[in-house]
Molecule: c-di-GMP-I riboswitch aptamer
Organism: Nevskiaceae bacterium
RNA sequence: CGGUCGUUUCGGCAAACCCAUCGAAAGGUGGGGACGCAAAGCCUCCGGUCUAAGGGCUUCCCUGGUGAAGCCUAAGACAGCGGGGUUGCCGAU
Numbered sequence: 001c002g003g004u005c006g007u008u009u010c011g012g013c014a015a016a017c018c019c020a021u022c023g024a025a026a027g028g029u030g031g032g033g034a035c036g037c038a039a040a041g042c043c044u045c046c047g048g049u050c051u052a053a054g055g056g057c058u059u060c061c062c063u064g065g066u067g068a069a070g071c072c073u074a075a076g077a078c079a080g081c082g083g084g085g086u087u088g089c090c091g092a093u
Base pairs, nucleotide, nucleotide: 003093004092005091006090012037013036017032018031019030020029021028022027035080041086042085043084045083046082047081048078049077050076054073055072056071057070058069059068060067061065
């Protein structure tokens, strides 16, 4: 320097929950907090999942509309759902 591996991790991250805040929501961010994590670093390229503001369709109501209900829809979100890409720490060999 490279390959493989994760029993051991100096150091690192932080689920649920609580508080604040942004958002229509899913969810994000900050603080507290640790269930876990060897990429739980980063990137939506593929699949999947969540949400449905806006939009579409149907039905209903009606004073004909800034109305109600249902269904569909990502241009929203999840990298701690899986695959893929990319960078990298510690240790073993």